[in-house]
RNA sequence: AGAGUCCGCCGGACGAUCGCGGUCGGCGCGAGCCGGUCGAGGAAGGUCCGGACUCCACAGGGCGGCGUAGCAGGUAACACCUGUCCACCGUGAGGUGAGGAUCAGAGCAACAGAGACGAGUCCGCGCGGCGCAAGUCGUGCGGGGUGAAACGGGCAAUCUCUACGCGGAGCAACACCAAGUAGGCAACCGACGACCCGGCCCGGGGAGGUUGCGGGUAGGUGGCUAGAGCGGCGGCGCGAGUCGCGGCCCAGAGAAAUGAUCGUCGCGGUACCCGCAAGGGCGCCGAACAAAAUCCGGCCUACAGGCGGGCUCUGCAC
Numbered sequence: 001a002g003a004g005u006c007c008g009c010c011g012g013a014c015g016a017u018c019g020c021g022g023u024c025g026g027c028g029c030g031a032g033c034c035g036g037u038c039g040a041g042g043a044a045g046g047u048c049c050g051g052a053c054u055c056c057a058c059a060g061g062g063c064g065g066c067g068u069a070g071c072a073g074g075u076a077a078c079a080c081c082u083g084u085c086c087a088c089c090g091u092g093a094g095g096u097g098a099g100g101a102u103c104a105g106a107g108c109a110a111c112a113g114a115g116a117c118g119a120g121u122c123c124g125c126g127c128g129g130c131g132c133a134a135g136u137c138g139u140g141c142g143g144g145g146u147g148a149a150a151c152g153g154g155c156a157a158u159c160u161c162u163a164c165g166c167g168g169a170g171c172a173a174c175a176c177c178a179a180g181u182a183g184g185c186a187a188c189c190g191a192c193g194a195c196c197c198g199g200c201c202c203g204g205g206g207a208g209g210u211u212g213c214g215g216g217u218a219g220g221u222g223g224c225u226a227g228a229g230c231g232g233c234g235g236c237g238c239g240a241g242u243c244g245c246g247g248c249c250c251a252g253a254g255a256a257a258u259g260a261u262c263g264u265c266g267c268g269g270u271a272c273c274c275g276c277a278a279g280g281g282c283g284c285c286g287a288a289c290a291a292a293a294u295c296c297g298g299c300c301u302a303c304a305g306g307c308g309g310g311c312u313c314u315g316c317a318c
Stems, first nucleotide, its partner, number of pairs: 001314010012265007020039008041289001045300002048298005053170004060202004065166005070084005085099001086097004100161002105159002107155002122144002124141007174222004184213006195205003229248002232245005267286004272281003
């Protein structure tokens, strides 16, 4: 210098004008007005895992279903993360891996090949029987040929077995307040047991149950944002992390605010001009993915442009 690999980070800044949401204060009978203050992301996304929280269910027994999978550790928990072993890929830094079990049982394997998981014999060889002979029969070998694999194996992201874990639904949960109302009609099932015990059976309870028509309500408050929170220093640990100390407050709307325009600067591209060059001037254009809706930890996916660091390989110079 080139090529690569891993990790971390940013993803415009400032000002002016207009505008929006929450909250606090003031004013106003009120609608509202004025002022202060706060106001999206690294993924807020997909809703794929794990949890917090809430409600429902929960007498017992059996069967089933779903998930995970080397080993050790981290964590509230996980299918996540860390370390490490092994296998594979890479010259390497490094990357990828559903990575337990095939002497419990079952299933599967294109093409080629006689034969593909059932067994058996296409060619050959040895021995024996029969036959004048060609040959044929039996038995043995596993030589040839085909194939990824030929009786000994493979596949468990096929069932299965083993170990461990798992009740259901979700903030449109749920609680409270207020208002309204509804009761009805029809069909079907039902003590020969409908229906319930949110998979099934046993078992238990048990007199109503299911569907349709028609109709009513869907307003307010809480839940609700101070949290497994963020970043700093120190201790421990290879690390993921953890412990201690002190600091900070960082959206809480309820179909959804967080925006728009202009200017200056910065970034990228480019026409022209100046300059031997490095570079400078001036003009124009461009700037991603996307966006909270109970909260948190992950994973996955999207992303214009840019920054920093570790390491590897190749070439050159000393």
Source information:
Predicted 3D model of a 318-nucleotide RNA (Bacterial RNase P class A) from a Betaproteobacteria bacterium. It matches the Rfam family "Bacterial RNase P class A". Its family is annotated with tRNA processing, ribonuclease P activity and dimeric ribonuclease P complex in the Gene Ontology. By type it is a ribozyme. The prediction has a mean pLDDT of 75. It is recorded under the gene name rnpB. The model forms 98% of the base pairs in the Rfam consensus.